[in-house]
Molecule: small-subunit ribosomal RNA
Organism: uncultured prokaryote
RNA sequence: AGAGUUUGAUCCUGGCUCAGGAUGAACGCUAGCGGUAGGCUUAACACAUGCAAGUCGAGGGGUAACGAUAGUGCUUGCACUAGGCGACGACCGGCGCACGGGUGAGUAACGCGUAUGCAACCUACCUUUAACAGGAGAAUAGCUUCGAGAAAUCGUAAUUAAUGCUCCAUAACAUCUACGAGUCGCAUGGCUUGUAGAUUAAAGCUCCGGCGGUUAAAGAUGGGCAUGCGUAUCAUUAGCUUGUUGGUGAGGUAACGGCUCACCAAGGCAACGAUGAUUAGGGGGUCUGAGAGGAUGGUCCCCCACACUGGUACUGAGACACGGACCAGACUCCUACGGGAGGCAGCAGUGAGGAAUAUUGGUCAAUGGGCGAAAGCCUGAACCAGCGACACCGCGUGGGGGAUGAAGCUCCUCGGAGUGUAAACCCCUGUUAGGUGGGACGAAUCCCCGAUUGCAAAUAGUGACCGGGGUUGACGGUACCACCAGAGGAAGCUCCGGCUAACUCCGUGCCAGCAGCCGCGGUAAUACGGGGGGAGCGAGCGUUGUUCGGAUUUAUUGGGCGUAAAGGGCGUACAGGCGGUAGUGUAAGUCAGAUGUGAAAUGCUUCGGCUCAACCGAGGAUCUGCAUUUGAUACUGCAUUACUUGAGUACAGGAGAGGAGAGCGGAAUUCUCGGUGUAGCGGUGGAAUGUGUAGAUAUCGGGAAGAACACCAGUGGCGAAGGCGGCUCUCUGGCCUGAUACUGACGCUGACGCGCGAAAGCUAGGGGAGCAAACAGGAUUAGAUACCCUGGUAGUCCUAGCCGUAAACGUUGGGCACUAGGUGUUGGAGGUAUCGACCCCUUCAGUGCCGAAGCUAACGCAUUAAGUACCCCGCCUGGGGAGUACGGCCGCAAGGCUGAAACUCAAAGGAAUUGACGGGGGCCUGCACAAGCGGUGGAGCAUGUGGUUUAAUUCGAUGCAACGCGAAGACCCUUACCUGGGCUUGACAUGUACCUGAAAGCCGUAGAGAUACGGCCCCUCUUCGGAGCGGGUACACAGGUGCUGCAUGGCUGUCGUCAGCUCGUGUCGUGAGAUGUUGGGUUAAGUCCCGCAACGAGCGCAACCCUUGUCUUUAGUUACCAUCAGGUAAUGCUGGGAACUCUAGAGGGACUGCCGGUGAUAAACCGGAGGAAGGUGGGGAUGACGUCAAGUCAUCAUGGCCCUUAUGUCCAGGGCUACACACGUGCUACAAUGGCCGGUACAAAGGGCUGCGAUACCGCAAGGUGGAGUCAAUCUCAAAAAGCCGGUCUCAGUUCGGAUUGCAGUCUGAAACUCGACUGCAUGAAGUUGGAAUCGCUAGUAAUCGCGGAUCAGCAACGCCGCGGUGAAUAUGUUCCCAGGCCUUGUACACACCGCCCGUCAAGUGAUGGAAGCUGGAAGUGCCCGAAGUCGUUACUCUAACCCUUGGGAGGAGUGCGCCGAAGGUAAAGCUAGUGACUGGCACUAAGUCGUAACAAGGUAACC
Repeated sequence: AGAGUUUGAUCCUGGCUCAGGAUGAACGCUAGCGGUAGGCUUAACACAUGCAAGUCGAGGGGUAACGAUAGUGCUUGCACUAGGCGACGACCGGCGCACGGGUGAGUAACGCGUAUGCAACCUACCUUUAACAGGAGAAUAGCUUCGAGAAAUCGUAAUUAAUGCUCCAUAACAUCUACGAGUCGCAUGGCUUGUAGAUUAAAGCUCCGGCGGUUAAAGAUGGGCAUGCGUAUCAUUAGCUUGUUGGUGAGGUAACGGCUCACCAAGGCAACGAUGAUUAGGGGGUCUGAGAGGAUGGUCCCCCACACUGGUACUGAGACACGGACCAGACUCCUACGGGAGGCAGCAGUGAGGAAUAUUGGUCAAUGGGCGAAAGCCUGAACCAGCGACACCGCGUGGGGGAUGAAGCUCCUCGGAGUGUAAACCCCUGUUAGGUGGGACGAAUCCCCGAUUGCAAAUAGUGACCGGGGUUGACGGUACCACCAGAGGAAGCUCCGGCUAACUCCGUGCCAGCAGCCGCGGUAAUACGGGGGGAGCGAGCGUUGUUCGGAUUUAUUGGGCGUAAAGGGCGUACAGGCGGUAGUGUAAGUCAGAUGUGAAAUGCUUCGGCUCAACCGAGGAUCUGCAUUUGAUACUGCAUUACUUGAGUACAGGAGAGGAGAGCGGAAUUCUCGGUGUAGCGGUGGAAUGUGUAGAUAUCGGGAAGAACACCAGUGGCGAAGGCGGCUCUCUGGCCUGAUACUGACGCUGACGCGCGAAAGCUAGGGGAGCAAACAGGAUUAGAUACCCUGGUAGUCCUAGCCGUAAACGUUGGGCACUAGGUGUUGGAGGUAUCGACCCCUUCAGUGCCGAAGCUAACGCAUUAAGUACCCCGCCUGGGGAGUACGGCCGCAAGGCUGAAACUCAAAGGAAUUGACGGGGGCCUGCACAAGCGGUGGAGCAUGUGGUUUAAUUCGAUGCAACGCGAAGACCCUUACCUGGGCUUGACAUGUACCUGAAAGCCGUAGAGAUACGGCCCCUCUUCGGAGCGGGUACACAGGUGCUGCAUGGCUGUCGUCAGCUCGUGUCGUGAGAUGUUGGGUUAAGUCCCGCAACGAGCGCAACCCUUGUCUUUAGUUACCAUCAGGUAAUGCUGGGAACUCUAGAGGGACUGCCGGUGAUAAACCGGAGGAAGGUGGGGAUGACGUCAAGUCAUCAUGGCCCUUAUGUCCAGGGCUACACACGUGCUACAAUGGCCGGUACAAAGGGCUGCGAUACCGCAAGGUGGAGUCAAUCUCAAAAAGCCGGUCUCAGUUCGGAUUGCAGUCUGAAACUCGACUGCAUGAAGUUGGAAUCGCUAGUAAUCGCGGAUCAGCAACGCCGCGGUGAAUAUGUUCCCAGGCCUUGUACACACCGCCCGUCAAGUGAUGGAAGCUGGAAGUGCCCGAAGUCGUUACUCUAACCCUUGGGAGGAGUGCGCCGAAGGUAAAGCUAGUGACUGGCACUAAGUCGUAACAAGGUAACC
């Protein structure tokens, strides 16, 4: 410090997620030791038991228990008695119990923090100073008596003490009153002091040293009160308040104060957030962060609050009191039912709750506290120990050597590699745990003795100090040290797809599962589970929760608002914020210095102490703050004086659909009246509804009505925006220009408020021509509640009033200043020039376009900023839910404004890029269409497919690009399928071990055959060890047309023989990418030329190759025969020839080369010449980058999986040939351009030894007999057919057509039944040119005619592949269909339109709103009742101290009454939570229904 995730890719915006730190934690797995810290976060829920606050006999009366002493009894260590001696139960009294300890319920507050104030206060114990303590009295507890009660406890009588209580005295420097003086303070007033008067104190004990008591002043400590500032969320809480705000007086308090009361006034608080609601103890600090901040407040420290819940006071220096009291309430316990008792949020502990948090431990040794003169006692404060890895820190589980490297395990390409120096083994060490022994610090006190010294008369005593002796340790025989033995007792957890360090095998097969995000898993998973290996951390490791960070993702530091979320629809203006130039003053802000404070701890730093560290101690620097004070005065503020440039006023001109009202005008539309006139009009893509013979439409004339104002008209004008358009008048707002004068900062912005505000809509009344929601009808359509058509009502118009919203948009708030230009246009002013108008120049105010710098994610903006700065306002913080719900405000309503959450997703989005697509555009091509010729689709048959059937009908191919395809040939074989019969190292290959010498062949028997048995026959070489060959047995293995073409290689199809596809360097762009490759021409072509930030290059195109067309040359056998010769019935038959044809080698030839025209003078095109051939001459081979997970595991090869007496292999028979049907591809036809019969002519290319097979003979024929020739330019298949000549048929189901069937045959083959081909005779079906639709073809092509070949025993071949013969028609062209190429445009598509995607309905799940109601909770208000208690009052009752005239009085207590008053009751309303039949929408959920709304012109542009 960043990373992952939106996309095909990119940049941006933006959310989600991760890596880090932390934790009072919990959970899972694991666990050796020690140190230090921390340990109920939940139920402030309930608590059994024990302990947590007592002490003082030197305050007192005393003697219950214990001890000592004395005595008695005696069983010599017990009992009894006496006695206040040590001590001490209970009691009176003093002090303490208000500290310490716990908890965080309440509290949003002067509660806390900080800084001040008290001239408005208190303070026991302690310290200092000063003064004092005289006299007297009455009670009472205890104990005792009697009594009540279960108990708790209480009553009665008698008696008694005090440092308990009372009275008198003394008394001020105390308090109060009155009158002064001085001095101080901002003020109320304070301080000092004088005079006079009034009031008020005390306690004793003693060991004689002291310890106490009272008053006053002061200190110290601790508190009380007040104030400034700071201190949570919600405005969907906006108004709150009657003791309320203030005053006067009184009461009360330690003290000020409405703290309380009476009276008077009507105030007080609040947008700088009152009131209300919700939540919460606050701080020092802690965690995190670079910081600013954010979160937090457990342990430790400070403060506050509370003590079962609520209320109340008493005592006291201090309490409204955790282990005190009273009352009420809830709960628990005891009870003799009459009454009583209790309060762990002290320490342990129990139950409950909970994911979860410890021992009913030891000691007062230390530190501290209470009491005491002290010894001492008490102390669950504290110090220790126990439990739990809860956290931090430290240590160990061993160290060295040890193999080309054991075993095991894992992987493997089977060679090996890994685990791995790891182990074994050898040599060491000895931490820790264990054992043995030693053994602290923490201790200071206290007691005794002695010396010195103070007090004192004193050697009693006692204080201080010194010396000596004794004594005190829970922890603990702990830390620590030494020795003993021995590697011995001590390693796990998580992860390994990316982020993120770490990879393989097996299993599983969208299952089981994983997952923080992206995402893995559907048969080869580095992502699931296991193994091996590896990475990380380590006595821990992971997970979960929470929190900060990353997140500049609330932005002060440090963000934004044209299109991503975001500018208010516009103006006006109060508050607020900000504000021109110069001077003076002030010093609030600001800056500097000083002082005080900012507790300690923590954090930082320097040292130091535990072996180190954690931990602890000391010093330092901080504590960024607040307050006071002294200065500074630039800036801001405040006050004041000036100024004119901001702003405004006056004057003179100017433009304008600015606004309101009134009047007027013409064109058009409709209606109406009349004329002319006749059959339609109207409307549409085409129609129909409608209208018209009762006379429409059309046309002419008259009239009526309402609404809107053509041309002018313009990115022209005006207005704040909405908006404003015929003409005239009246009233009226704003703006611009010019030149002078005046005012003197009067300004800018503007929350709330107020006003304006299109259209639609609403209310009332008018008006209503046209248009036109709704509605009706007609069409369209699968439907059509739409688009189109015919009608048509609200409405549109006017008046008055509501509504208050719009894509109210420049999607751009207002103001001011600054920052290149160019060019239009509107309105002014000035200048030059002119007779004048233009033109031209300058300037101000608007309004457009293009552009520099700059900015921007890009697009773009650019003096009219989205640039550079300042001021003010509004708004945003992922998408959906949702501008919804609830609440409030507004509205007549419709609805508007304000405006959430649960839940859900990992995106949603902006700009730009490349593609693809469009019922977008432009250009171009193709038998794509058109123009033609011939077909298919109808018939019969052949063949393939689907389907069906079957034991099986083996498998594959499935739009184009499967379907006469794999198959260039299924009766057996093939054959993979079915049935049945057999075999198991196998039908086939290799190796090892053992046995063996045959096996094959021939014959026979059984059998359907495979096979089995029998017979005949019967190995080779040898150095005798064995080897070769064959058979058998066993083991490795063979075998598989079993699966996966979506694991693959190879091969192939297709777009497409379409013209495209890319690269290097450079340049442009943040980037994806672009450029080049686009543009102008041209071409069959990205072919070529020109231009150009491109310049070049590659794969394609073309050419090179084959064939065909022409010529030359070479060579002539089996081909040829012109000339010569010979010969025949005839024939290159023979000699010969090398001319020709031909054969097959090598060459020539064609290149837009030449001419003319067009064109940019280019490329090229058009025409022509020559030529066998002319513009790639015809045909072929040749198939770029890629697409289709296209096809093929059944050609072959191959990974993985599966079968192994079977999914292998052998055999027989069957099937692949089935048949209601459907489709594809073909053949033959339907006839006369024909059929049949006879005669006759001309090919090319092929095949042939298990072959082709001539002549000849036989058969009607298929064919047979036979065998010449031939391994082929020799022989043969072999006859070419259409054609030509002649004849016949004469338009018919025929002399067309040949299916089907019968009979008889031929051939192949072991074998033609299932299931071959062919022949003869006979039979003679459908069919008379084929619906919708659809195919091929542009020249030697289509059409038509025959010939050959592969496969093959034969053949279902009409198929396929070739060969030649005859031989056309048409193309004006590119509007349309299909396919393709280039450019451009839109896009919400990128699996790319067979895309994407919306809404209703149906199903499941989830959260949520409404709802008749129902049930709780908290707080408040009114009223009723009213405990305890303070206060007031009390005529009644009781009454020790004092007074007194003995009668009483004063005083006190009680009782009664009154005010207040908790709980309780009640009433009404609101708030809040839960629940609720039913109901509303929302979200999510592979394959439900209906449509097609949006994205392309999305097929009616979309949207508000």